[in-house]
Molecule: Bacterial RNase P class A
Organism: Thermodesulfobacteriota bacterium
RNA sequence: GGAGGAUACCGGGCGGCCGCUACUGCUUAGGCAGUGGAGGAAAGUCCGGACACCAUAGAGCGGGAAGGUCGCUAACGGCGACCGGGGGUAACCCCAGGGAAUAGGGCAACAGAAAGUAGACCGCCGGGGGCUUCGGCCCCGGGUAAGGGUGAAACGGUGGGGUAAGAGCCUACCAGAGUGCCGGGUGACCGGCGUUGCUAUGUAACCCCCUUCCGGUGCAAGGCCAAAUAGGUUUCGUUUUAAGGGUUGUUCGCCCUUUUUUCUUCGGAGAAGGCGAAACGGGUUGGCUGCACGAGGCCGCUGGCAACAGCGGUCCCAGAUGAAUGGUCGCCGUUCCUAACGGGAUACAGAAUCCGGCUUAUAGGUAUCCUCCUUUG
Repeated sequence: GGAGGAUACCGGGCGGCCGCUACUGCUUAGGCAGUGGAGGAAAGUCCGGACACCAUAGAGCGGGAAGGUCGCUAACGGCGACCGGGGGUAACCCCAGGGAAUAGGGCAACAGAAAGUAGACCGCCGGGGGCUUCGGCCCCGGGUAAGGGUGAAACGGUGGGGUAAGAGCCUACCAGAGUGCCGGGUGACCGGCGUUGCUAUGUAACCCCCUUCCGGUGCAAGGCCAAAUAGGUUUCGUUUUAAGGGUUGUUCGCCCUUUUUUCUUCGGAGAAGGCGAAACGGGUUGGCUGCACGAGGCCGCUGGCAACAGCGGUCCCAGAUGAAUGGUCGCCGUUCCUAACGGGAUACAGAAUCCGGCUUAUAGGUAUCCUCCUUUG
């Protein structure tokens, strides 16, 4: 000097003028003054919580979600460190990363003979038969996974032995797996020695199995105040097994009272009215609160590799009518065009109960640490 990797951050500044909005103060009730007024994502509403109401004995079945280990956290599908696998020369990055797919079921297009207690198309090798120009050829019935060919995938690789030809059939080495012991680590896991010829297709991002977690609705939650609940329609129940009063020391008992009307076999039955309940319909739908001090921001110290935690100091920082947070001018900054004068552009985007994450969008720029290449000393 060039090419990269990781993390954190900024994302226009100052001033004038005119506006909007919340609160506070003043006020001659018209206003005036002061202070505050979007983001790193306010977005998507994907995940987790706080808070609120409703539901709720307990357990199971069903359903959904998560999925290496150890930590962090209020919690999480988030974060940190580590392990394993993959990629990269490296810094570093990526992984839906539980089940040795030997609990079980399912599936594997096309091609191919065969796709799973595999499989004989070509080839190779025996046996039997036939033909022959004696080189071989044809037919029947077998063996064989070493060679060819197909495929994403065809039952480990190389050498030797063995065999009719072959094959972990046997053997040496290598790779993997199971298993025993030893060592290290909290653990995932790693290392060593031995042993078993064990070589096991892939798929769990198909069902399934295992472990852990999971009630519903969301601030239009919810609470308080004000207002309204009038009049009406329908249905049901009730109207002497009741209620009230008097007597009495009290209870029981006794007595009195309790709307109108029709029919009556004089026992009662019915209608209206009253009272009560339910449904329909109608009415109300305005204000306050929740709601801005919080798992809060910043600085420092301590512990920890880190995520993070503890302690001390300091600060108060939007909030509505789902409605404000803006416009314009000047100078400067950045950037583009131009020889110059000059001109243009200046990202993504807009709070709605709050908080922690994730994801997505984002012109341009800054800082720190690290890797590789090249050059110079």